[in-house]
RNA sequence: AAAGAUCUUCAGGGCAGGGUGAUUCGAACAGGAUACAAUUCUGAGAGAAAAUUCCCUACCGGCGGUGAUAGCCCGCGACUCCUUGCUUCGGUGGGGACUGAUGGAAUCAGAAAGACCUUCGGGUUUUUUCAUGUCCAGCCGACCGUACAGUCGGGAUAAAAGAAGAUCGUU
Numbered sequence: 001a002a003a004g005a006u007c008u009u010c011a012g013g014g015c016a017g018g019g020u021g022a023u024u025c026g027a028a029c030a031g032g033a034u035a036c037a038a039u040u041c042u043g044a045g046a047g048a049a050a051a052u053u054c055c056c057u058a059c060c061g062g063c064g065g066u067g068a069u070a071g072c073c074c075g076c077g078a079c080u081c082c083u084u085g086c087u088u089c090g091g092u093g094g095g096g097a098c099u100g101a102u103g104g105a106a107u108c109a110g111a112a113a114g115a116c117c118u119u120c121g122g123g124u125u126u127u128u129u130c131a132u133g134u135c136c137a138g139c140c141g142a143c144c145g146u147a148c149a150g151u152c153g154g155g156a157u158a159a160a161a162g163a164a165g166a167u168c169g170u171u
Stems, first nucleotide, its partner, number of pairs: 001171002004168007017056003023049003029043005058151002060141002062076004067108001071139002080097007102137004110130004114125004143154003
C1' cells in the first nucleotide's frame, strides 16, 4: 500500500403573517306536545369558534457518482405492494415493481478534440466542445389521519443508501 473479516459511532430539512369559511355551538322570538308549570320537539337565526391541508405569501431539499459545489443529469436508499427461502413463529434473508420535477443565456479552473511545433519526453494555441457555480424564468415532492398536507400528527427514539474510525490478520 492493496484485498478480507469483525466491531463502534454518525447518518432529513421546512409556513412567520394575513384572507376565506366546509362544519360545530347557539341567544331573542314563533309554533307544537303536556290540564298548568317544569320538561321536550320543530323553525329561526344575533353572536362565537373554526383548514399550518383551500387562497395570498413564506420556507425546505437524504446518499454515491458525474467539468468544479446537483431536489429536477445517471444511479441508490426509505415507504408501499408482489414473489420466494429460512424460522426458536419473535422475526429475518433473496428477487422484482414502485415518487416526481428544467429550460435559456453568458462565463471558464480543469478536461477532451483539432491545428502547429518537437530533442518524440512534450510544448504552443486568438479554434471547437463539456457546468452541479453565476444570472433569469420555471417545475417536483410516498402512505395513513384530518376540511383536500413537501412543511401538522403517525409508522419513525425505526430503518437505510452511505460516511468516519478502531481492531484483527493475510500478501